[in-house]
Molecule: transfer RNA
Organism: archaeon
RNA sequence: GGGCCUGUGGUCUAGUGGUUAUGACGCCACCCUUACAAGGUGGAGGUCGCUGGUUCAAUCCCAGCCAGGCCCA
Numbered sequence: 001g002g003g004c005c006u007g008u009g010g011u012c013u014a015g016u017g018g019u020u021a022u023g024a025c026g027c028c029a030c031c032c033u034u035a036c037a038a039g040g041u042g043g044a045g046g047u048c049g050c051u052g053g054u055u056c057a058a059u060c061c062c063a064g065c066c067a068g069g070c071c072c073a
Stems, first nucleotide, its partner, number of pairs: 001072007010025003018056001027043005049065005
């Protein structure tokens, strides 16, 4: 330098055009317990990597950029 893949709450992850972006772990409060753990109920936490484009409508499609990984030279 060239090609391919990935980027979604603190972590992992579902969703690949359409109503409020899904679940688990973690965190907070309450219940339960003599107490702790486990369990139950509720809650907070997301500019869907960034910018632009296509579209009535973009996490999803397109272009560029950024970051990580793999391969080729």